Bacterial small signal recognition particle RNA from an uncultured Anaerolineae bacterium, 99 nucleotides, folded computationally.
The prediction has a mean pLDDT of 76.
RNA sequence: GACCGGGUCCCUGGCGGCGAAGGCCGCCGAACCGUGUCAGGUCCGGAAGGAAGCAGCACUAAGGCGUAUCCAUCGGGUGCCCAGGACAACCUGGUGACC
Numbered sequence: 001g002a003c004c005g006g007g008u009c010c011c012u013g014g015c016g017g018c019g020a021a022g023g024c025c026g027c028c029g030a031a032c033c034g035u036g037u038c039a040g041g042u043c044c045g046g047a048a049g050g051a052a053g054c055a056g057c058a059c060u061a062a063g064g065c066g067u068a069u070c071c072a073u074c075g076g077g078u079g080c081c082c083a084g085g086a087c088a089a090c091c092u093g094g095u096g097a098c099c
Stems, first nucleotide, its partner, number of pairs: 001098001002095007010085005015079002018075003022071002025066004034059004042051003
């Protein structure tokens, strides 16, 4: 030199971790153009009763705020993690059977 093994590097799959934003959760959240209930008042009616319905209240939509956990997604020179593959280059160990 060559051969073999290991490592760095590359690819794939998986596991954990970090970050982001989404779902779930809580809170806020509609003068009218949401729903329900509709005081007062209005309308119809001889009456009984009925109708529409402002304010208020409740529930929420769009949206906003917050958040440990859970679910799912994405990302990385995230991990002296796991498995497999490929091996151009580099590092390292061995063989001395071959040149």
Notes
It matches the Rfam family "Bacterial small signal recognition particle RNA". Rfam classes the family as a non-coding RNA gene. Its family is annotated with signal recognition particle, plasma membrane targeting and SRP-dependent cotranslational protein targeting to membrane, signal sequence recognition in the Gene Ontology.